Annotation:
This is a predicted structure of a 1659-nucleotide part of an RNA (large-subunit ribosomal RNA, half A) from an uncultured Lachnospiraceae bacterium. Its mean pLDDT, the model's own confidence on a scale to 100, is 83. It matches the Rfam family "Bacterial large subunit ribosomal RNA". Rfam links the family to the GO terms structural constituent of ribosome and ribosome.
[in-house]
Context: one part of a larger RNA
RNA sequence: CGUAGGGAGGAUGCCUUGGCACCAGGAGCCGAAGAAGGACGCGAUAAGCUGCGAAAAGCCACGGUAAGGAGCACAUAUCCGGUGAGCCGUGGAUAUCCGAAUGGGGGAACCCAGCUGAGGAGAUCUCAGUUACUGUCGUAUGAAUCUAUAGUAUGACAGGGGGAACGACGUGAACUGAAACAUCUAAGUAGCGUCAGGAAGAGAAAGAAAACUCGAUUAUCAAAGUAGCGGCGAGCGAAAUGAUAAGAGGCCAAACCCUGAUCAGCAAUGAUGAGGGGGUUGAGGACUGCGAACGUUACGGUAAGACAUAGCUGAAUGGUAUUGGGAAAGCCAGCCGGAGAGGGUGAAAGCCCCGUAAGCGAAAUGUCAAGCCGGGCAGCAGGAUCCAGAGUACUGCGAGACACGAGGAACCUUGCAGGAAGCGGGAGGGACCACCCUCCAAGCCUAAAUACUACCUGGUGACCGAUAGAGGAGAAGUACAGUGAUGGAAAGGUGAAAAGGACCCCGGGAGGGGAGUGAAAGAGAACCUGAAACCCUAUGUUUACAAGCAGUCGGAGAGAGAAGAUCUCGACGGCGUACUUUUUGUAGAACGGUCCGGCGAGUUACGAUCAGGAGCGAGGUUAAGUCUUUAAGAGACGGAGCCGAAGGGAAACCGAGUGUGAAGAGCGCGAGAAGUUGCUGGUUGUAGACCCGAAACCGAGUGACCUAUCCAUGUCCAGGAUGAAGCGCGCGUAACAGUGCGUGGAGGUCCGAACACACACCCGUUGAAAAGGAUGGUGAUGAGGUGUGGAUAGGGGAGAAAUUCCAAUCGAACCCGGAGAUAGCUGGUUCUCCCCGAAAUAGCUUUAGGGCUAGCCUUGGGAACAGUCUGAGGGAGGUAGAGCACUGAAUGGCAGAGGGGUCGUAAAGAUUUCCGAAGCCUAUCAAACUUCGAAUGCCGCACAGAUGGUGCCCGGGAGUCAGACUGCAUGAGAUAAAUCAAGUGGUCAAAAGGGAAAAAGCCCAGAUCAUCCGCUAAGGUCCCAAAGUACGUGUUAAGUGGGAAAGGAUGUGAGACUUCAAAGACAACUAGGAUGUUGGCUCAGAAGCAGCCAUACAUUCAAAGAGUGCGUAAUAGCUCACUAGUCGAGAGGACUUGCGCCGAAAAUACACGGGGCUGAAACACGACACCGAAGCGAUGGGAUCUGCGUAAAGCAGAUCGGUAGGGGAGCAUUGAGUAGUAAAAAGAAGCGCGAGCGGAAGCGAGCGUGGAUGAGAUUCAAGAGAGAAUGCCGGAAUGAGUAGCGAGAUAGGAGUGAGAAUCUUCUAGGCCGAAAAUCUAAGGGAUCCAGAGUCAAGCUGAUCUGCUCUGGGUAAGUCGGGGCCUAAGGCGAGGUCGAAAGACGUAGUCGAUGGGAAACAGGUAGAGAUUCCUGUACCCGUAACAAACAGAACUGUGGGGACACAGGAGGCGAAGGAUGAGCCGGGAAUGGAAAGACCGGUCCAAGCAGUAAGGUACUAUUACAGGCAAACCCGUAGUAGUGAACUGAGCUGUGACGGGGACUGAAACUAAAGUAAGGAAGCAUCCAAGCCAGACUGUCGAGAAAAGCCGCUAUUGUUUUGUUACGGCCCGUACCGCAAACCGACACAGGUAGAUGAGGAGAGAAUCCACAGGCCGGC
Repeated sequence: CGUAGGGAGGAUGCCUUGGCACCAGGAGCCGAAGAAGGACGCGAUAAGCUGCGAAAAGCCACGGUAAGGAGCACAUAUCCGGUGAGCCGUGGAUAUCCGAAUGGGGGAACCCAGCUGAGGAGAUCUCAGUUACUGUCGUAUGAAUCUAUAGUAUGACAGGGGGAACGACGUGAACUGAAACAUCUAAGUAGCGUCAGGAAGAGAAAGAAAACUCGAUUAUCAAAGUAGCGGCGAGCGAAAUGAUAAGAGGCCAAACCCUGAUCAGCAAUGAUGAGGGGGUUGAGGACUGCGAACGUUACGGUAAGACAUAGCUGAAUGGUAUUGGGAAAGCCAGCCGGAGAGGGUGAAAGCCCCGUAAGCGAAAUGUCAAGCCGGGCAGCAGGAUCCAGAGUACUGCGAGACACGAGGAACCUUGCAGGAAGCGGGAGGGACCACCCUCCAAGCCUAAAUACUACCUGGUGACCGAUAGAGGAGAAGUACAGUGAUGGAAAGGUGAAAAGGACCCCGGGAGGGGAGUGAAAGAGAACCUGAAACCCUAUGUUUACAAGCAGUCGGAGAGAGAAGAUCUCGACGGCGUACUUUUUGUAGAACGGUCCGGCGAGUUACGAUCAGGAGCGAGGUUAAGUCUUUAAGAGACGGAGCCGAAGGGAAACCGAGUGUGAAGAGCGCGAGAAGUUGCUGGUUGUAGACCCGAAACCGAGUGACCUAUCCAUGUCCAGGAUGAAGCGCGCGUAACAGUGCGUGGAGGUCCGAACACACACCCGUUGAAAAGGAUGGUGAUGAGGUGUGGAUAGGGGAGAAAUUCCAAUCGAACCCGGAGAUAGCUGGUUCUCCCCGAAAUAGCUUUAGGGCUAGCCUUGGGAACAGUCUGAGGGAGGUAGAGCACUGAAUGGCAGAGGGGUCGUAAAGAUUUCCGAAGCCUAUCAAACUUCGAAUGCCGCACAGAUGGUGCCCGGGAGUCAGACUGCAUGAGAUAAAUCAAGUGGUCAAAAGGGAAAAAGCCCAGAUCAUCCGCUAAGGUCCCAAAGUACGUGUUAAGUGGGAAAGGAUGUGAGACUUCAAAGACAACUAGGAUGUUGGCUCAGAAGCAGCCAUACAUUCAAAGAGUGCGUAAUAGCUCACUAGUCGAGAGGACUUGCGCCGAAAAUACACGGGGCUGAAACACGACACCGAAGCGAUGGGAUCUGCGUAAAGCAGAUCGGUAGGGGAGCAUUGAGUAGUAAAAAGAAGCGCGAGCGGAAGCGAGCGUGGAUGAGAUUCAAGAGAGAAUGCCGGAAUGAGUAGCGAGAUAGGAGUGAGAAUCUUCUAGGCCGAAAAUCUAAGGGAUCCAGAGUCAAGCUGAUCUGCUCUGGGUAAGUCGGGGCCUAAGGCGAGGUCGAAAGACGUAGUCGAUGGGAAACAGGUAGAGAUUCCUGUACCCGUAACAAACAGAACUGUGGGGACACAGGAGGCGAAGGAUGAGCCGGGAAUGGAAAGACCGGUCCAAGCAGUAAGGUACUAUUACAGGCAAACCCGUAGUAGUGAACUGAGCUGUGACGGGGACUGAAACUAAAGUAAGGAAGCAUCCAAGCCAGACUGUCGAGAAAAGCCGCUAUUGUUUUGUUACGGCCCGUACCGCAAACCGACACAGGUAGAUGAGGAGAGAAUCCACAGGCCGGC
């Protein structure tokens, strides 16, 4: 890798109880007679749902059914039912508590009341009823204030709240669009608010119009995307009128008449308001006269009947020894049909069941209703008088609304100001005026046609079928998350029937193996089918020197098989860098994807346009609607309207023409081509418009349990230190001042714990912790910390101020909505084949990564041979080059105007090797120079040839606007760059193949397919590696080849030239190399050789320099030049050129691809052969197009790389029609394999599995194809048996148990001890206790548990809260303000964190105690009795309650502690005794009585403008008097003959012993929390309220004290509570108010050790 078998998982198929979208009918409100919605209850057992309500899964009556029934819900028990249960329908009864919630209150489902009545002997008992507020009306009463009104009381009626959408009105955004944005748009949309109804609103013309006018409103179709509006942008957008649906019109006010009131007035009379009649419109009415008829009705009854709410009847089949578990299948033979809709039944049933067609039916309730009765309305004429809607019409200003944005802006509405007429009048007809026409405002009502569907019934679907369809097919708005508003899941299937596995075995169990059931257990509840990832087992083949995008081509060998076909594995060799996206360009180390499965993106509507096809055709076509109907995008009718048939013009207008124009001209546009309506397809517009994605903006709400500030009320701060002011005394001063010593106890004082904070460093950083820990640090009586309750809210709040905080969120919170905001941006966008095939450019662009038009592509049609190339011949030109006359630049020379320098006293002048214009000569340069001037290119042509998916025109559809390299010729740059820019070609892009080792862009060459055929290109031919170890001639010696410059070099080859040379060259050897002279000078010396001068001196010579080097102090010496000899033939020089050499130092290996190569395998030249590609050819096949041609064939030719893109043809999936198709239990779909077929997508016999569906064909319709979107959901891997297991001490024995490090127990050890102990508030909510259990939870294990199951447990007059009070603050009758919602707030009423009556000690259980028990008390009330004679109540009045901080002193003194030779008890190590050694203990409440340190001052009396009336009280001012009175810690007695108590200590048991029981002593001293005490002293910041309580009187008319008896309501009470139970997602090193907190050392609550007590930290 293949094969086979499993596991895991839950895709697929099939199914559907549930949804979705509609159709038809009904219904369209419920509620103080208490709704909607809930809370809590009700069952034999009862957690959830359903039903119901203390009459509680129900009660009563009637009707229908009916033999069974006690819901979902399958068990047991117990019951009910022919005396009719149960079930269904109709009506009735009951209907707790909350909720508008309504007696008051309140934190919803709770607390607390008043009144009346009934029961009862009676009560504070029980039951029933009643008691909210507002409005309207009535009645009564009634202030300031006479009448009256306000108000008050009471009666009746109504309102209140809820509801899915639809409606009316009020208020009213923003994103967005305009490619920005402000008018505009979005949009009067979303939202919020108020209100109504089954509909609402509108509505019977002060209308529309301009006809031969119409005649309420509403709605539909058209008019029409027209007229218009509009930064005339984006956009917005009518109406008349026509066709339909439906149809319906009425009533007041007034004039006039009548009635009875009130007011004014002496009265006449007037005024006002009320009731009845009358009357209601544009041809009016009153009034006067005449008159009583047609009819109509939306009102009230009655009512045949119909319908609804239960039901009933309802045809027709049998057999089968066919299969099967099963018949409805098959076969055989029948039947019914007004019924062959559908569902069920063990599979597929017209005739088995329910039904269906067709008929029938209601005691009761409801709806409709013909008809009938009643009521209402309902005539003509006359034209004098009267009436006919006023702060109105209208005007001005400002707005809004009308399609209409102030416009010429009418009409409508109205905020402010003004302000008519009245029928001889008024309004309108788009400014306004005239004429004409129409209508009658300023009052009201009005059905239907229209909108919507929360709800009921029936039905339908080319809708879904469990990742779909609702969020929800199961206890779903559930679990869960969040303070809250709010957000919001997952999860379907045994079987026909539970027949749900008796029994046996293994196991502690879980689980398994047998047996049994069943058709099947491979259907066993984790249950239909059971895919993939992933994990195993077995086996065939292969694999341990092997480098690999994992394949492909070849293939040794092995295996299977019928040793057939064929299949599997495969050593080894060749070639070979995934996919997507984005790009000039990706193996790219640029993006995306762990894997698998499912889901996941160009759709739909209405317009426009083009094409195809269809109908009809100078015509085509209906829309709304109506009718029919088998209820279906059906048929018929319907001609309104639209398009076309005629155009031109601005228009009048004319018309096959017309406009222009003087024109009859010319010119422009027309006439001389047929349209129209469905359908299908392409594209486009408006809509979210292919999908996903912002940051943001706006609206309405929710949040101050975090945090900031503030308000109210409480509380906390061990201990130590310092020693301000003031005061006292002394000194001092005339007096001050000043000063010493004391006293005193100030302070944003000092040190330092708790507490608060957060400066440094370390650790932690997937933490123990989403901010902590260790060690230090800062503040710690203050601007201090902290608890509880409350206030401030996002366009805002708060802020000792940091853009800091406002719930782990802050330059503007969170949640929901507008909303699918917008996104010129990024990503993604799913099957196949065939044909063609781009662009990366121009112009414009707030444009540059976007767009539009053109260019280039495609497709359909058309005309025509127009295009391109080559040749011939004809043209224009100013480039390359060249040149220097022009324009300039630039070098040298000549000459030289002029200038400079020098000389000259100056001048004249002279002079000059200086500079130097123009000029001349020689030699030069130029993109913007040319007296010259090509090649190529370009243009034209009545010529010729070639070519063709060439050109042109008209339509449909695009894409492209980032380009890259390379050759050539340029610019920029540095004649740098893989740089930038443009031109012209090529290639890539979008192109594979061969070559260049490897390689987008270079060279060769353009892949239709097949072939183990041939020929070539570039490039190659020693091996890797196909082909020459080929040939000829040279070159190179450097591995040059196979990297590089200036420069350098007796490298070497070739060429041309020159010098020397047999008269002997060059080299070598031998010999010489001399003399004047040591040349002169210089010098210490200088002698060829330091230096200077001379050196073409001289001499001798074959030759020899006044010397080429070495050398010496200087000489000397050795050499050279030069010469001779020997030798015997070439030698030297410079130049040109080929190939080489040096120059040449870098970071993983050497710079040929490697091996390796030297008469070559390097280089040059030449010639021959061969190899070499997907090129060309050959053979065969396919497709497209063209031509010819049957007109399907066929033949021939050409073509077939391809991104964006255009065009064409197919495959698959789901559903529908044909169709109750064929097929199918003798086995459908799906799933696993799979021969074979096809050009691909794909198709597919057969086998297995599976167990009930379901092809194929054809037409139609789409939620119609996935590998990628850091996609969504689920499952499974990897990492990995890895990190980790969350502060800390355990060890041993025994027990239990299947099993023990972890449970129980004992012993030892250790830890905390201002806690890791104890109480308690908040919070939690059963965690408490007992018994049982061990799947999950517990970071391990577990026999254990805060886990699971079953039971149990909380007892109050006195404790806490309520029945009492008030603070901050909340609510708030009336009231004030405000579009609405609502805000504020008076009286009130709530609201503790504060004020406020009453109990202590002991005992007791498995779990409760100030609650139970024992003992001893106290408070309130009621009744009786006794005594007394004064006393008492309220919402009145007064007192009191009643208050800060700091400080120190005194008294007393603990339930506390220390000490003690006190007292008691214990026992004492053994031979005995036992002390002053040792150990332990050495107490007791409330209440009652007495006493008391002290504290405060108090009493009597007089007067008085105050205390809303009164007061004997308070207050104020006096007078007199007292330490009495009041208060008060403590102490004493009693309580107590009691309790408790160290200690002693049984019996008994399976288990429950230091248990039951007994019980001694009980003193002294000291310390001191604390109490007295709300005291006292000091200080300035001057330090709640109300009630209980006490006094007083007004009024009323009875109480007070004592004793006894009786009574005393509701809620909480378990347990945790610095924590494993609260807040932190956790059994989390964090956080959490208050109280107690012993001992030794110590100042101390620091610190260390240790009592009581707790614990050993969950590997």